[in-house]
Context: one part of a larger RNA
């Protein structure tokens, strides 16, 4: 020094395990906020620091319910208490709630500093304390009130769970709008109306009750899902985008204005109109409707809080928010530290889901099934109160049915559709109508049929998602995997900043965590002694390699 066996070190792979993830189902909830959120700082215990609770009334307080013996989190130890007169504990309302933050009295380098007024406290007095109060914009009301006479602009005060910020990295909608790529290059084109950024809103957002479709037959708002169909069609006819119709489903609801015409109130002025507001009135296309005749009703009857008007209350029944009760072995015997396991012999079963208990439990514990249960708050469903409600017909003169609209000329967008024959929808510009004998559409235009009535609005469900809460499942992960994060993690740490961002699980059944003794300055080690086991000793379950070494052999 190499090789080999045997015995260690060191290291932490393996294996087991699982307190933490991760997917997805059902059912809830889907907002919170100037009555000060969300997210903080800061403080609160007899004892230092953290976490988690809590706000100067701080580890908590009032109250109404459950529960039924212990309790004063994590957390032990010291010290002191509280509890069957019912504590801890868990449930429902209420009190309280510093200081920052939209931060809202000013101001500011968050958590800080300095005010006014109005009441109290305190002081001989000021300093100081303590409650309320004072930002900005909108609405609405009084009131004051210029040029400018009436007015109005301003101003001043009151009201107003109006606004104002947050979020859930989600899903709607609307304004904006990329490249990379692909076209085997590249410019139309595509990637895409994607990503991002912005705005607003709901628990769903949008959409929506036919100037729709459609073909001579018909349908009857909308959204959504399957076909239809990679059809028809668009396209440097290149890559590649890509319907409708119609069928078959989910789910189902329809309304309200403006206007004509009527009363009234106010205003204007050319004095017989015209404006304006409020009630009535009416709401369509087989044209309605006003008008003007006529009929029949005003309730024993329909509606009704999501839209069609809107609002307290009260019952009852279910749901949620704490919870109760809930069979059956202390069976016997090996083995073992320990029985839940073998052997023997037994009950229970609407319960043999699952955890746990020294191993492997239906009859030990927690539960399981059935059943039961709520002062107080809340959801819902229903019934009472209660609150609202004419329909129709004939007449066909008049008069009304959304105007810079619809339509076209130009440029552009969106429609599977890239100017195309290019409709239909939408924006900018120029232009510019009919008025029911009337329009609009049916893919360029015109005919003729067909369907519809635009220029005003509201609408549940069927549809998307999941920050949250309750229960449940897994041919999802087992600490290099599974959430970045199973252990006080968005933590340590790194950056001026945005921002990047780890590593760390496991003694044992039970701490029984080795009294005592020896050797060490001490780590530490060696009896003692627990324990089934210390070769389980906290650097702790198993304990692989590489890497170090000892002690024999054997070679050189």
């Nucleotide at each position: 020094a190499g090789c080999g066996c045997a015995c260690g070190g060191a290291g932490g792979a393996u294996g087991c395990c699982u307190a933490g993830g991760c997917a997805c189902c059902a059912g809830g909830a889907g907002c919170c906020g100037a009555a000060g959120a969300a997210g903080g700082a800061c403080g609160c215990g007899g004892c230092g620091a953290a976490c988690a609770g809590c706000g100067a009334a701080a580890u908590g307080c009032c109250u109404c319910g459950g529960g039924g013996a212990g309790c004063c989190g994590u957390a032990a130890g010291c010290a002191g208490g509280c509890g069957u007169u019912g504590a801890u504990c868990c449930g429902g309302g209420g009190a309280u709630g510093u200081c920052c933050g939209a931060a809202u009295g000013g101001g500011g380098a968050a958590a800080c500093c300095c005010g006014g007024c109005u009441g109290g406290g305190g002081u001989c007095a000021u300093g100081c304390c303590c409650a309320g109060u004072c930002a900005c914009c909108c609405g609405c009301c009084a009131c004051u009130g210029a040029a400018u006479c009436c007015a109005u602009a301003g101003g001043u005060g009151g009201c107003g769970c109006g606004g104002a910020g947050g979020c859930a990295g989600a899903c709607c909608a609307g304004g904006g709008g990329a490249a990379c790529u692909g076209a085997a290059a590249c410019a139309u084109c595509u990637a895409a109306g994607u990503a991002c950024c912005c705005u607003g809103a709901g628990g769903a957002a949008g959409a929506g009750a036919a100037a729709a479709c459609a073909a001579c037959a018909g349908u009857g708002a909308u959204u959504c899902c399957g076909u239809c169909a990679g059809u028809a069609g668009c396209g440097g006819c290149g890559a590649g985008c890509g319907a409708a119709c119609g069928c078959g489903g989910a789910u189902u609801a329809g309304c309200c204005c403006a206007a004509a015409c009527c009363a009234g109130a106010g205003g204007g002025c050319u004095u017989g109109c015209c404006c304006u507001c409020u009630g009535g009135g009416g709401u369509u296309g087989u044209a309605g409707g006003a008008c003007g005749u006529c009929u029949c009703a005003c309730a024993c009857g329909g509606a009704g809080u999501u839209a069609c008007a809107a609002a307290a209350g009260g019952g009852u029944u279910g749901g949620g928010u704490a919870g109760g009760c809930g069979a059956a072995g202390c069976g016997g015997u090996c083995u073992g530290g320990a029985a839940a396991g073998g052997c023997c012999g037994g009950c229970c079963a609407a319960a043999g889901a699952a955890g746990g208990u020294a191993a492997a439990a239906g009859c030990c514990c927690u539960g399981u099934a059935a059943c039961c249960g709520a002062a107080a708050g809340u959801c819902a469903a229903u019934c009472c109160c209660c609150u609202c409600c004419g329909a129709g017909a004939c007449g066909g003169a008049u008069c009304c049915u959304g105007a810079g609209u619809a339509c076209g000329g130009c440029g552009g967008g969106a429609c599977a559709c890239g100017u195309g024959a290019a409709a239909c929808c939408c924006c900018g510009u120029c232009g510019g109508a009919a008025u029911c004998c009337g329009g609009c559409a049916g893919g360029a235009c015109c005919a003729u049929c067909u369907g519809c009535c635009a220029a005003g609005g509201c609408u549940a469900a069927a549809u998307a998602c999941u920050c949250c809460c309750u229960g449940g499942u897994g041919a999802c992960c087992g600490a290099u995997a599974g959430u970045g994060a199973a252990g006080c993690a968005g933590u340590a740490c790194c950056g001026u900043g945005a921002g990047g961002g780890a590593a760390a699980g496991g003694u044992g059944a039970a701490a029984a965590g080795c009294a005592c003794c020896g050797c060490g300055g001490g780590a530490g080690c060696g009896g003692a002694g627990u324990g089934a086991a210390a070769g389980a000793g906290a650097a702790c379950c198993u304990g692989a390699a590489a890497c170090c070494g000892u002690g024999c052999g054997c070679u050189u």